[in-house]
Molecule: small-subunit ribosomal RNA
Organism: candidate division WOR-3 bacterium
RNA sequence: AGCUUGGAGGGUUUGAUCCUGGCUCAGGGCUAACGCUGGCGGCGUGUCUUAGACAUGCAAGUCGAACGAUUUUAUGUCUGUUUUUAUAAAUGGGCAUAAGAUAGUGGCGAACGGGUGAGUAAUACUGGAGAAGCUAUCCUGUAGUGUGGGAUAACUCUGAGAAAUUGGGGUUAAUACCGCAUGAGCUCUGUGGGGUUACCUACAGAGGAAAGAGGGCCUCUGAUUUAAGCUCUUGCUAUAGGAGGUGCUCCUGUCCCAUUAGUUAGUUGGUAGGGUAAUGGCCUACCAAGGCAAAGACGGGUAGUCGGCCUGAGAGGGUAACCGGCCACACGGGAACUGAGACACGGUCCCGACUCCUACGGGAGGCAGCAGUCUAGAAAUUUGGGCAAUGGGCGAAAGCCUGACCCAGCGACGCCGCGUGUGGGAUGACGCUUUUCGGAGUGUAAACCACUGUUGAUAGGGACGAGGGUAUAAUAGGUUAAUACCCUAUUAUAUUGACGGUACCUAUCGAGGAAGCACCGGCUAACUACGUGCCAGCAGCCGCGGUAAGACGUAGGGUGCGAGCGUUGCCCGGAUUCACUGGGUGUAAAGGGUACGUAGGCGGACUGGAAAGUCUGAUGUGAAAGCCUUCGGCUCAACCGAAGAACUGCAUCAGAUACUUCUGGUCUAGAGGGCGGAAGAGGAGAGUGGAACUCCUGGUGUAGCGGUAAAAUGCGUGGAUAUCAGGAGGAACGCCAAUGGCGAAGGCAGCUCUCUGGGACGUUCCUGACGCUGAGGUACGAAAGCCAGGGUAGCGAACCGGAUUAGAUACCCGGGUAGUCCUGGCUGUAAACGAUGUGCACUAGGUAUUCCUUUUUUGGGAGUGCCGCAGCUAACGCGGUAAGUGCACCACCUGGGGACUACGGCCGCAAGGCUAAAACUCAAAGGAAUUGACGGGGGCCCGCACAAGCGGUGGAGGAUGUGGUUUAAUUCGAGGCUACGCGAAGAACCUUACCUGGGCUUGACAUACUGGUGGUAGGGAUCUGAAAGGUGACCGACUCGUUACUUAUGUAAUGGGAGCCAGUACAGGUGUUGCAUGGCUGUCGUCAGCUCGUGCCGUGAGGUGUUGGGUUAAGUCCCGCAACGAGCGCAACCCCUUCUGUCAGUUGCUAUUAUGACCUCGGUUAUAAGCACUCUGGCAGUACUGCCGGUGAUAAACCGGAGGAAGGUGGGGAUGACGUCAAGUCAUCAUGGCCUUUAUGCUCAGGGCUACACACGUCCUACAGUGGGUGGUACAGAGGGUUGCAAGACCGCGAGGUGGAGCUAAUCCCUAAAACCAUCCAUGGUUCGGAUUGCAGGCUGCAAUUCGCCUGCAUGAAGAUGGAAUCGCUAGUAAUCACCCAUCAGCAUGGGGUGGUGAAUACGUUCUCGGGCCUUGUACACACCGCCCGUCACGCCAUGGGAGUCGGGGGUACUUGAAGACGUUCAGUCUAACCGCAAGGAGGACGAGCGUUAAGAGUAAACUCGGCGACUGGGGCGAAGUCGUAACAAGGUAGCUGUACGGGAACGUGCGGCUGGAUCACCUCCUUU
Repeated sequence: AGCUUGGAGGGUUUGAUCCUGGCUCAGGGCUAACGCUGGCGGCGUGUCUUAGACAUGCAAGUCGAACGAUUUUAUGUCUGUUUUUAUAAAUGGGCAUAAGAUAGUGGCGAACGGGUGAGUAAUACUGGAGAAGCUAUCCUGUAGUGUGGGAUAACUCUGAGAAAUUGGGGUUAAUACCGCAUGAGCUCUGUGGGGUUACCUACAGAGGAAAGAGGGCCUCUGAUUUAAGCUCUUGCUAUAGGAGGUGCUCCUGUCCCAUUAGUUAGUUGGUAGGGUAAUGGCCUACCAAGGCAAAGACGGGUAGUCGGCCUGAGAGGGUAACCGGCCACACGGGAACUGAGACACGGUCCCGACUCCUACGGGAGGCAGCAGUCUAGAAAUUUGGGCAAUGGGCGAAAGCCUGACCCAGCGACGCCGCGUGUGGGAUGACGCUUUUCGGAGUGUAAACCACUGUUGAUAGGGACGAGGGUAUAAUAGGUUAAUACCCUAUUAUAUUGACGGUACCUAUCGAGGAAGCACCGGCUAACUACGUGCCAGCAGCCGCGGUAAGACGUAGGGUGCGAGCGUUGCCCGGAUUCACUGGGUGUAAAGGGUACGUAGGCGGACUGGAAAGUCUGAUGUGAAAGCCUUCGGCUCAACCGAAGAACUGCAUCAGAUACUUCUGGUCUAGAGGGCGGAAGAGGAGAGUGGAACUCCUGGUGUAGCGGUAAAAUGCGUGGAUAUCAGGAGGAACGCCAAUGGCGAAGGCAGCUCUCUGGGACGUUCCUGACGCUGAGGUACGAAAGCCAGGGUAGCGAACCGGAUUAGAUACCCGGGUAGUCCUGGCUGUAAACGAUGUGCACUAGGUAUUCCUUUUUUGGGAGUGCCGCAGCUAACGCGGUAAGUGCACCACCUGGGGACUACGGCCGCAAGGCUAAAACUCAAAGGAAUUGACGGGGGCCCGCACAAGCGGUGGAGGAUGUGGUUUAAUUCGAGGCUACGCGAAGAACCUUACCUGGGCUUGACAUACUGGUGGUAGGGAUCUGAAAGGUGACCGACUCGUUACUUAUGUAAUGGGAGCCAGUACAGGUGUUGCAUGGCUGUCGUCAGCUCGUGCCGUGAGGUGUUGGGUUAAGUCCCGCAACGAGCGCAACCCCUUCUGUCAGUUGCUAUUAUGACCUCGGUUAUAAGCACUCUGGCAGUACUGCCGGUGAUAAACCGGAGGAAGGUGGGGAUGACGUCAAGUCAUCAUGGCCUUUAUGCUCAGGGCUACACACGUCCUACAGUGGGUGGUACAGAGGGUUGCAAGACCGCGAGGUGGAGCUAAUCCCUAAAACCAUCCAUGGUUCGGAUUGCAGGCUGCAAUUCGCCUGCAUGAAGAUGGAAUCGCUAGUAAUCACCCAUCAGCAUGGGGUGGUGAAUACGUUCUCGGGCCUUGUACACACCGCCCGUCACGCCAUGGGAGUCGGGGGUACUUGAAGACGUUCAGUCUAACCGCAAGGAGGACGAGCGUUAAGAGUAAACUCGGCGACUGGGGCGAAGUCGUAACAAGGUAGCUGUACGGGAACGUGCGGCUGGAUCACCUCCUUU
């Protein structure tokens, strides 16, 4: 400086993440419809369905200046009759003029305008070219318009018919019709010339036209007058040109299906002819055999097409309403006539269907014109006004006609505009909603005050759209002889509006008449309450609803839009989700099994030419409208007008030549060939070898063999297995051998020979782009399988047995047929995989290996592997053998399921293969990676986890808890470990919550208010009653303030308090929800874990730290390390215990000393004294791997030792991380919601919780001699004690009683047993064992029956060490012995503590259980108590097959065949114009027959599409059906796969293949050192 004005995403797969991928939403638009609502105006728009049927009216006529006739009125004139006195009147007739009317002849129009979109995929449309055409009216030019003739409608007469309609006789006119003349630059023929054709031109010959009408005048001519003259206008004829219109031809573009692949006989071309306005198979005859097609013919389906319109950033996609261009159609089908133009919407003929009229003989009709009706449908208007405007037809014109058009009406159908008021107004009114009850919201909203007047109503005024035309008058010009006529221009006057009661303006009235709809879980702006309780319902997607729903319904509030708002339907967008712009294919959907090769696509280097692509410029075209920009008109806008731009395109011409293309020449780097020596399981055929195996023969030999986890079936005394010798047979080839080699892939392995394909290297000799890819096509193509013939040793689907199992159609075992092998043929598929198409080029390295070569080098080339940079990838990974960077070509994908399916076609002997849908259904399906959890995965480690031991439980009897059962009730809770001697540290009443029955109702208990109450509160005899309760004689108060009185003590009145009574709020609930909660607790687990900050890595979830090497009881510590630190846990700190010191010394202690008392003379006891000892309890110390040695990494640590009371956390306790189990508890307590309120509350008596065919748990006592009995003798600790512990003493056999010293406790009391000593018992249901029962007692208590404990005597059950299984314990532990305490009136085999006596064993970590760390797989994440497959049963849905049945469609063959057209023939009939004197002729018309064609109809055999269809096949969907458990972990037999066979089902097995298999070992390779 120029150009450009435009592009947003969200929700939903998961525990979380990234990706792939679908579904869905937000936007815009409708010829819309539906629901709720609705004030006004402007501008638009309005049968998308039935091209279904239509009543009624209207939609095409006009011209008298083409023509004759009829007729009306007026005027004039001539004339008749009558009347009249009469100029006159009345009434007829004729003629003329003027103005009309009517049908007819004639002209023009009716082919336009208007409607609709059925048909049509090309006779259409669009864009652009073209030659062989026609063209009424219109415009321009040239020339002409002379002279004759015969008819015919109308009309009249007369017939037929119901009607429609129609026959015959007669009369008449024309711009109707015809003859003659003339005639060109017209047409045709001939000849000559020019020209490549087309054609042009000269000459000659032939053919061949016309019509008048209207106005004026006397200049010319003739003339008495005027027209036969002149003049003007118009018409007519011929011809040339133009404009517009139209016919024809060519090229481009123009939907879907290939499950439509071949099609075509006038078909393609030629010659000749016909036909047409014109080219042409358009038609005919003959000749040739062509034409079209994978760049999609033919067939089927669908569809008018374009400008445009909608959407979109664009490219595109969709669409074809209104407006405009073209086409097609006019009840369905066919046909021609007339005409400039039609094969004709409101014309004709025929066939068909339908409707109507009829006198039954015949006729009439065509709204897809405007209105309107019926039908159909979700769905679309008035049987309106007007020709005033615009446009059209006719006309000279006036004018007439015009449902075109202009207007009005109806519909919120759309777009646009306006209004429903404006300002003030807080004590934030009432009401409503909500509430934590304080308040908050609705809300300046209302009321109220002050204004305004758009709109509305009424009244008054009042446009634009009207330009012109015509008439009259005037002027000027043209024409002319002319001042006439006519034409043109100007001026004046008059006349013309459906809309229209218009727009617009003014006045009056008066806030008065005018707001709704949807939504409020997220996406998506907007939240609460109540009701409901997986019900009713919502839902566009995700999803809400199972008692606290912002998601249902209602309300309040809010948000959005607003005369509308939502819903439904359709289109584009978002969707880069068909990707040209602008996608992909290793694992997500997707590379063909492999190669060769046709068409096609693409193609090396240099150079010349051409100019098709490409680029530039110009010209033409791309209709108008629309879009865009600017300006203008309606008050604005919508809407409308004008100008510009644009229309990105097509065609032609000119130019450029780098690239592509075509073409000429040249080259060698691609490709191919020659030569040379090497490598190889490359292929085919023939031959041959040894080992093993089975069978046969013979020998030796004897009872088993074989098989398995264990067995059995099987084989064997008829001699197996084993072993030796010999023989036969078939199949496969050990070692070498390898991540080795070869091949296109499949695949290929003993050795030898023959034939043969390919590749690499070296050489640089030859050719000279010969190349790459490759739709169709062709060939090859594992295993299984098929056909025919062989062969058959081993193995081995099916099958038969044996096991296993709940079953076992399986896994394991014994047999065994097809098959496996060969020959010939077929099949054509695999996880045919590197899940990776082929070819070429380029882009760091390192390493191993095979082959060739070499200048032997740090080489080169060709393969085969691994690691790895950049880069790529969603990640995993790939990475010179690419999944990197590019090029060329092919194949394939587009959500999951249905479906590697159905139908159709092709192939196959069959099995089956290839190709390949739809309905319906879901909101996902999927890939990679992450964290967990899990595994009948792996590694490491720990624990009374196992093992080694000791003692138990499970058997008996009893105690106790639970289940179950029972019951009026047997209250409730706890339920694997982690419920079950648990809540309950103690149910006779109480407790108590349960049951039965009796009572109470503001209540047994709390607070507040109102009213009342003095014989009140309180006490309470009697009666009743089971008690509670009821009754209630009698006794009988207290306190505060004020006032008054007073004997000064009090008394009275009044008002309170307390109490009571009545009432109102409320109390009460062991009623419900532990899945609404707090608190507390259990458990994993006293396991060693659980996290954070910062940093780093990863797109991210996440990872790292916390993993690794050691070590520990320990994430304990050390070392290492992209980590560095920190927190909660561990440990330690706390308590008890063990040792020592010190301090203290009563109620403790007593060695020593003194004194007294007692007796068995040595002790006991007391006192004094003392604190040495014991003890008690304060303080302090001690132990820390501190020291030594060894091991270890010079670490941490471990092992051993010394010392020490104690040694490696000394022993024990308390202490419980983040979290898990919706674990437990609403019945400890607290508490939200719900429920109850003369009861689910309170109270009382009695009962129950204590039941009892049974089952389980936890315990006690035992079964005996390591014992029991009896007698004797010792030694603790801890704890408790005044509602208590209770000594000594006495009584009782005893429980216990009497009594009461002492003790509020180191003082007194409760208070030991086992052991030890002695003795009896000797193996027995006992001197074991003590259950059960009887009798008699004791204690507690109001009470001991249901239902307590204890004692004595008597009784004397089961039980003789306990099946499967299972529990505890590692040292002062187990075992055993007793003691104490809590609860408690009483009740202990339970619970909690205390001491006495006092063991055994641990090799070790294979296994069981639990736990920790690392790793691996996963389809699990509610997390293995997971997930999940198939049959069967039931319900619903769509669909395939199906005997058949019904209907549609187009063709083929044949028959018949209307109208019409063409042709032809004729025995026919008729005949004005011309010729002829006439006869007649020329010519023509009609009719009949025939032929061709032809709509339609019929027949036949097929084809194709669709409807219905008994029955049948699979499929999909469906909270809790049946059978199993196939898959996911090594899923318990690794899975998957092609094929074959089998089986209720998932599936099983055989053969071959794959890794998308875990684990262990080995080999190889790689990385690092």